[in-house]
């Protein structure tokens, strides 16, 4: 230097235009003589960053940064 993929809650992912989601973990309450297990019910997200396009963008389009993996090695 090409070329691909990813980047969304503490983690690990899902969501491919119409109100941001599970699952583990964390906070309470139930349950037990205590813990654990097991219900319940909450808290927590500028959806990597800046434009675009759309009436509406985590979702599509450009550009940048991270982070994989593969190619190439001419000057």
């Nucleotide at each position: 230097g090409c070329c691909a993929g990813a980047u969304u809650a503490g983690c690990u992912c899902a969501g491919u235009g119409g109100u941001a989601g599970a699952g583990c973990a964390c906070u309470g309450c139930u349950u037990u003589c205590g813990u654990a297990a097991a219900g319940c019910a909450g808290g927590g997200g500028u959806c990597g960053c800046g434009g675009g396009u759309c009436c509406g963008a985590a979702u599509c389009c450009c550009g940048c940064a991270u982070c994989u993996g593969g190619c190439u090695c001419c000057a």